[in-house]
Context: one part of a larger RNA
RNA sequence: UUGGGUUUAAAGGGUCCGUAGGUGGAUUAGUAAGUCAGAGGUGAAAGCCUGCAGCUCAACUGUAGAACUGCCUUUGAUACUGCUAGUCUUGAGUCAUUAUGAAGUGGUUAGAAUGUGUAGUGUAGCGGUGAAAUGCAUAGAUAUUACACAGAAUACCGAUUGCGAAGGCAGAUCACUAAUAAUGUACUGACACUGAUGGACGAAAGCGUGGGGAGCGAACAGGAUUAGAUACCCUGGUAGUCCACGCCGUAAACGAUGGUCACUAGCUGUGUGGAUUUCGGUCUGCGUGGCUAAGCGAAAGUGAUAAGUGACCCACCUGGGGAGUACGUUCGCAAGAAUGAAACUC
Numbered sequence: 001u002u003g004g005g006u007u008u009a010a011a012g013g014g015u016c017c018g019u020a021g022g023u024g025g026a027u028u029a030g031u032a033a034g035u036c037a038g039a040g041g042u043g044a045a046a047g048c049c050u051g052c053a054g055c056u057c058a059a060c061u062g063u064a065g066a067a068c069u070g071c072c073u074u075u076g077a078u079a080c081u082g083c084u085a086g087u088c089u090u091g092a093g094u095c096a097u098u099a100u101g102a103a104g105u106g107g108u109u110a111g112a113a114u115g116u117g118u119a120g121u122g123u124a125g126c127g128g129u130g131a132a133a134u135g136c137a138u139a140g141a142u143a144u145u146a147c148a149c150a151g152a153a154u155a156c157c158g159a160u161u162g163c164g165a166a167g168g169c170a171g172a173u174c175a176c177u178a179a180u181a182a183u184g185u186a187c188u189g190a191c192a193c194u195g196a197u198g199g200a201c202g203a204a205a206g207c208g209u210g211g212g213g214a215g216c217g218a219a220c221a222g223g224a225u226u227a228g229a230u231a232c233c234c235u236g237g238u239a240g241u242c243c244a245c246g247c248c249g250u251a252a253a254c255g256a257u258g259g260u261c262a263c264u265a266g267c268u269g270u271g272u273g274g275a276u277u278u279c280g281g282u283c284u285g286c287g288u289g290g291c292u293a294a295g296c297g298a299a300a301g302u303g304a305u306a307a308g309u310g311a312c313c314c315a316c317c318u319g320g321g322g323a324g325u326a327c328g329u330u331c332g333c334a335a336g337a338a339u340g341a342a343a344c345u346c
Stems, first nucleotide, its partner, number of pairs: 004317003007300002012314001014201004021194003025088007033081002035077008049065006091191001092188003095184006103177007110154001114150008125136002162169002206247006215241002220236004258313006266291011295302002319346003328339004
């Protein structure tokens, strides 16, 4: 390289948008670039292959043929692909109506809990643990009552629930924005799919500037435990966690399963639409779960939400270690990220 693969053995990019490219619905006409057929030219010789011949055989050599799968010119064919010009509606989109949801952004606001402060009641303990101690407390703690303030998170509802491209999203309410689904004898008429490079978004931690700081809590300090205890347990506690703006760009970013389209038995829940109804149900669309037939699979399993059967496009893999390291380059304030070897070794 051909090939074979990518849930768990190596291997799906974190997700989407989208450029080039690749691929692409039905139908009519034209064209003849690809495609197919015929003819001509060329495709050096040697070699390879086949027949025959010459050295006593063979190697070797001679001769004839085949082959040279290619390229060029020309004459035709027109099913398929391309191109040109039309037409169509089922793919795709638009519109209208009806719905849906923790989808996003920015305001406003609520109650419980926690902590602190002030005041009252009240007196000797509180707290913590396996047991203790550190700690707090007669300068009046813990407990309890009232008031005030602060920050963060939203009990119940709550669910294999819902929404979002993914990350993710949960008190209530208002404004703005986006999305999805169903229905339609409405409209456009292939406008589509995928997508190298590129762009945007992207948990947590971390970084910069300025705020904020209740609780929790890396680091750190102390008390225990222990042979030791740089831990697990306890008492404290700084960064951080929160907000605004700007970086970082990684995760077991997981369904460890790329996207789109079509097809292939059923049973049973659930969310949300539609049609119908004798109000018991029945049919139908989109999602989200469970079980299973065929099939697939090394098995576990999967099974219309495929890991089945096919098509198109992208990404990635090719023994373990060395190593996601070194070097170089790009990006970053830094931390580091991305790209990414070899020697050697088994």

This is a predicted structure of a 346-nucleotide part of an RNA (small-subunit ribosomal RNA, central domain) from an uncultured bacterium. The full RNA is in RNAcentral, with records from ENA, Greengenes and SILVA. Model confidence (mean pLDDT): 90 of 100.